[in-house]
The prediction has a mean pLDDT of 80. Predicted 3D model of a 74-nucleotide RNA (transfer RNA) from a Chthoniobacteraceae bacterium. Its Rfam family is "tRNA". By type it is a transfer RNA.
RNA sequence: UGGCCGAUGGUGUAAAGGCAGCACAGGUGACUUUGACUCACCUAGUCAAGGUUCGAAUCCUUGUCGGCCAACCA
Repeated sequence: UGGCCGAUGGUGUAAAGGCAGCACAGGUGACUUUGACUCACCUAGUCAAGGUUCGAAUCCUUGUCGGCCAACCA
């Protein structure tokens, strides 16, 4: 320098055009002599800026960051 892949709560990961969900973690409550376990409820997220569309996490463009490969230099 070029190519490819990826970016979603605190963490991991779904949703491939139509209400952003699950698990863990955290908080509150129930249970318990206490704690643990278990159960119920709650908090919190789509990398940024544009575009397409009635509607975008999803499609398109540019950028940022990360990973892989190749090339160049040494």